[in-house]
Context: one part of a larger RNA
RNA sequence: CCGCUGUUAAGGAACUCGGCAACAGAAGCGUCCGUAACUUCGGGAUAAGGACUGCCUUGUUGAUUCUUCGGAGUCGGCGAGGCCGCAGCGAAUGACCCCAUGCAACUGUUUACCAAAAACACAGGUCUGUGCUAAGUCGCAAGACGACGUAUACAGGCUGAUGCCUGCCCAGUGCCAGAAGGUUACGAGGAUUGGUUCACGCCUUGAAUCUAAGCCCUGGUGAACGGCGGCCGUAACUAUAACGGUCCUAAGGUAGCGAAAUUCCUUGUCAGGUAAGUUCUGACCCGCACGAAUGGCAUAAUGAUAUGGGGACUGUCUCAACAGCGGAUCCG
Numbered sequence: 001c002c003g004c005u006g007u008u009a010a011g012g013a014a015c016u017c018g019g020c021a022a023c024a025g026a027a028g029c030g031u032c033c034g035u036a037a038c039u040u041c042g043g044g045a046u047a048a049g050g051a052c053u054g055c056c057u058u059g060u061u062g063a064u065u066c067u068u069c070g071g072a073g074u075c076g077g078c079g080a081g082g083c084c085g086c087a088g089c090g091a092a093u094g095a096c097c098c099c100a101u102g103c104a105a106c107u108g109u110u111u112a113c114c115a116a117a118a119a120c121a122c123a124g125g126u127c128u129g130u131g132c133u134a135a136g137u138c139g140c141a142a143g144a145c146g147a148c149g150u151a152u153a154c155a156g157g158c159u160g161a162u163g164c165c166u167g168c169c170c171a172g173u174g175c176c177a178g179a180a181g182g183u184u185a186c187g188a189g190g191a192u193u194g195g196u197u198c199a200c201g202c203c204u205u206g207a208a209u210c211u212a213a214g215c216c217c218u219g220g221u222g223a224a225c226g227g228c229g230g231c232c233g234u235a236a237c238u239a240u241a242a243c244g245g246u247c248c249u250a251a252g253g254u255a256g257c258g259a260a261a262u263u264c265c266u267u268g269u270c271a272g273g274u275a276a277g278u279u280c281u282g283a284c285c286c287g288c289a290c291g292a293a294u295g296g297c298a299u300a301a302u303g304a305u306a307u308g309g310g311g312a313c314u315g316u317c318u319c320a321a322c323a324g325c326g327g328a329u330c331c332g
Base pairs, nucleotide, nucleotide: 001327002326003325004324005323006322007321008320010318011317014316019313030052031051032050033049038043040161054083055082056081057080058079059078060077061076062075063074064073065072066071084088096311097310098309099308100307101306102305103303104302108120109119124159125158126157127156128155129154130153136145137144138143162298163297164296165295167228168227169226172225173224174221175220176219177218178217181216182215183214187210188209194203195202196201229247230246231245232244233243256290257287268284269283270282271281272280
């Protein structure tokens, strides 16, 4: 000097990206009291918070066992007086707590060896396919699964408890439907063409016409892929624009939310919290570039989740010191 373990005056997060780490407090399911908002009325909750506890003597009272009926025990409840110590769950073991917000309903699952999460799953919702030799899947096939099931079933897609909801657009793409029409392959058809031949023939060319799905076409369809405007003017201060005009579109973003896990400008502005707050909370709305099952918004409970704040507590720090153990180094 390094590592590990432990102790520390006064202060107590001033440390730091961040209370990381550690400390401390607390009886983990003791007894008694006492417990808020919110809530899906189950919870939240052991919320939080507070008090008590040993030993001796004694009163009273309840239950109960034995009994020779005199009594002797056992387990409690409620009191009174006293004793000792720093301390009575006398040792050991051992939840820190609270407030607010985001995300995900929840228990669960995951990157074996840098990620445990807001990712996956989930119950629930919805759409599509499938009538049974089912659809779908595996296999060259036989065959098998689906299923010894039968649409309250099975398969696939999306969403993801619950509550309130889920707006407009079918022009494009996809899908579904459509006894007409257009186009269209093989095939059918044979008008015609050429070669050869004396001829019959043989070979060749192949028009019209008939003819499938598909495509064109006509419709439908968004919890299908997806999309959801611009400019100008206008009110008796100003500002703003309920209102009007105009262009374009398939239709121009509804409800709700909003500087958000989304906001560039931006540390937006206002308010709260602090002595001081790029974070946080509540508002505002000018949404660069939220928005409704690629779900929107709200939400009790839950979370080794993310963020901000508070209490308690501490060697995280002011600021370091000491002790033990192990190493390193030096000397012999």